[in-house]
RNA sequence: CUAUUAAGAAGAGGCGCGAAUUGAAAGAGUAACUUUCAGGAGAACGGUCAGGUUCUGUGAUUGGAAGUGAAAGGGUAAUUUGCCGAAGCUCGACGUGACUGAUAACGCGGGGAGCUGGGACUAGUUUUAAGAAAACUAGGACUGUCGCAGUGAUGUGCUGCGGAGAGCUUCCUACGGU
Numbered sequence: 001c002u003a004u005u006a007a008g009a010a011g012a013g014g015c016g017c018g019a020a021u022u023g024a025a026a027g028a029g030u031a032a033c034u035u036u037c038a039g040g041a042g043a044a045c046g047g048u049c050a051g052g053u054u055c056u057g058u059g060a061u062u063g064g065a066a067g068u069g070a071a072a073g074g075g076u077a078a079u080u081u082g083c084c085g086a087a088g089c090u091c092g093a094c095g096u097g098a099c100u101g102a103u104a105a106c107g108c109g110g111g112g113a114g115c116u117g118g119g120a121c122u123a124g125u126u127u128u129a130a131g132a133a134a135a136c137u138a139g140g141a142c143u144g145u146c147g148c149a150g151u152g153a154u155g156u157g158c159u160g161c162g163g164a165g166a167g168c169u170u171c172c173u174a175c176g177g178u
Base pairs, nucleotide, nucleotide: 001177002176005174006173008171009170010169011168014084016083017082018081019080020079021078022077023076032068033067034066035065036064037063038062042055043054044053045052047103048102049101050100051099087116088115089114090113091112094109095108096107097106117143118142121139122138123137124136125135126134145163146162147161148160149159150158151157
C1' cells in the first nucleotide's frame, strides 16, 4: 500500500420496527343485575366424557316487557422510550390456566427449527362486534443495498438482470499478500 479471513465499534433504508402511559371513539344500550308476565324441570362450574360441588315446584333453563347499566382484547391520536432480525409469522413438543381426571381448542411462558431487506396497494382465506385492524397465500409495481452488463460523465447518474439482513457502509485491530 492492498483488503483475503476473523473480531470489535459506529451507522444507513422510512408512512421503518417494538414497548409503555394518557385521551377520545367503538365495543353497546351489548353482557350482567332488578321487577313483572308466560312457562313447567332441569340448570351452572371454559367445549366433550366421567366424577364431584352448588342452585332449583319457596319455580330452574328459556322467551316477552320495563328499569339500571359495564368491561376486556383489538384499533386510533398524542407523549415518552428501546432499537435496524428492529420485529413478525409458521411448525413440533414442554410447562401453566379456569372444582378433579382425560382429551381437543384457546390464552400465557420459555426454548428449538424454518421463512421474511422494507413499507404500501389489490384479491382470496382466517380471526374479530366491526371493509377497524391484524395474520397467511398470491400478484404486479415502489424503495434501500450489493453484484453483473451496458451507457454517460470524469459531480457519479441512468437502464436492464439477479441475490439476500448470517446482508450493506465507515472506522479500527490482528492475520494474509505485495
Predicted 3D model of a 178-nucleotide RNA (Lysine riboswitch aptamer) from Secundilactobacillus silagincola. The coordinates come from a structure-prediction model, not an experiment, and the mean pLDDT is 78. Lineage of the source: Bacteria > Bacillati > Bacilli > Lactobacillaceae > Secundilactobacillus. It matches the Rfam family "Lysine riboswitch aptamer". Its family is annotated with lysine biosynthetic process in the Gene Ontology.